[in-house]
RNA sequence: CGCUCAUCCAGAGGGGCAGAGGGAACGGCCCGUUGAAGCCCCGGCAACCCUCCAGCCGAUCCUCACGCUCAUGCGUGUGAGGCCCCGGCGGGGAAGGUGCCAAGUCCGUCCUGUGGCGAGAUACGCCCGGGGAAGAUGAGGA
Repeated sequence: CGCUCAUCCAGAGGGGCAGAGGGAACGGCCCGUUGAAGCCCCGGCAACCCUCCAGCCGAUCCUCACGCUCAUGCGUGUGAGGCCCCGGCGGGGAAGGUGCCAAGUCCGUCCUGUGGCGAGAUACGCCCGGGGAAGAUGAGGA
């Protein structure tokens, strides 16, 4: 950076400095002088990158058989077999690079449901669910 992909119901906080804000925006609802943001120290969580293990699956490649084809060949389809590498699934590790340590990404915002509740209809309010947008983090890309 109007780029790509993955993930976002789990988990993990103490101290020092500081001194009024913070939870992206807006609305709500929260957190905060029993100390917000920010900075520093120490600790922790997690497992994206990283790394180890064995098996299964897949792709690529190779071999064989059969089919298509005018075609022996090239090509291509189906099936069987095979090893290194590659990818996915499963399990483990945590030195390093990030990240994170109130609330589901705190909730909603746009679309949606022969979902629920209210006397309750397609309207209204509240609740529940599905998808999206936006955001965050990582790994890449430009």

Predicted 3D model of a 142-nucleotide RNA (SAM riboswitch aptamer (S box leader)) from Mangrovactinospora gilvigrisea.